The RNA shown here (SAM riboswitch aptamer (S box leader)) has 103 nucleotides and comes from Pedobacter sp.
Model confidence (mean pLDDT): 83 of 100.
């Protein structure tokens, strides 16, 4: 890098250094010198693995993860509503993220 399975409308930030970008891609719409991204420290959320009891509970020591906006929204397909449009709703797919596994 590619593969399998599960989840993705919940939740949770301060400080230091630094200094202009960031939100995966495209389009949109946002965040940002009242400080982006990044690094570090401390804290928190959650409960995938894990440990405990035993079959769905409780815990949070450890391994990950996460801490603007539903995965920020849309993208492709089907159905549907309508004012027939550069519109809305629903379902699914695809893509992405995370975990566990397998190679």
């Nucleotide at each position: 890098u590619a593969c399998u399975u599960a989840u993705c409308c919940a939740g949770a930030a301060a400080g230091a250094c630094u200094g202009a970008g960031g939100g995966a891609a495209a389009g949109g719409c946002c965040c940002u010198g009242u400080g982006a991204a990044g690094u570090c420290u401390u804290a928190g959320c959650a409960a995938c693995c894990u440990g405990c009891a035993a079959a769905u509970g409780a815990a949070a020591a450890g391994g990950u993860g996460c801490u603007a906006a539903c995965u920020c929204c849309u993208u492709c397909u089907g159905c549907u509503a309508c004012a027939u449009a550069u519109u809305g709703g629903c379902a699914g797919a695809g893509a992405g993220a995370u975990a566990a596994g397998a190679u």

Lineage of the source: Bacteria > Pseudomonadati > Bacteroidota > Sphingobacteriaceae > Pedobacter.
The sequence is in RNAcentral, with records from Rfam.